Predicted 3D model of a 72-nucleotide RNA (transfer RNA) from a Pirellulales bacterium. The prediction has a mean pLDDT of 82. RNAcentral holds the sequence, with entries from ENA. It matches the Rfam family "tRNA". By type it is a transfer RNA.
RNA sequence: GGCGCGAUAGGCAAGUGGCUAAGCCAGCGGAUUGCAAAUCCGCCACCCCCGGUUCGAAUCCGGGCGGCGCCU
Numbered sequence: 001g002g003c004g005c006g007a008u009a010g011g012c013a014a015g016u017g018g019c020u021a022a023g024c025c026a027g028c029g030g031a032u033u034g035c036a037a038a039u040c041c042g043c044c045a046c047c048c049c050c051g052g053u054u055c056g057a058a059u060c061c062g063g064g065c066g067g068c069g070c071c072u
Base pairs, nucleotide, nucleotide: 001071002070003069004068005067010025011024012023018055027043028042029041030040031039048064049063050062051061052060
């Protein structure tokens, strides 16, 4: 220098145009308990950034920062 891949909560991770964004672990609040543990209920992400397409974008397109890998 060229090419490819992924980026979603504190961590892991689904989702492929109609989202009010699953689930697990952690955390916080509550119920329960003599106290705990366990169990149950609730809360916790506008999706890396900027722009575009669209009635509508986490999802499609372009650019950018940074990460991983391959080639030279």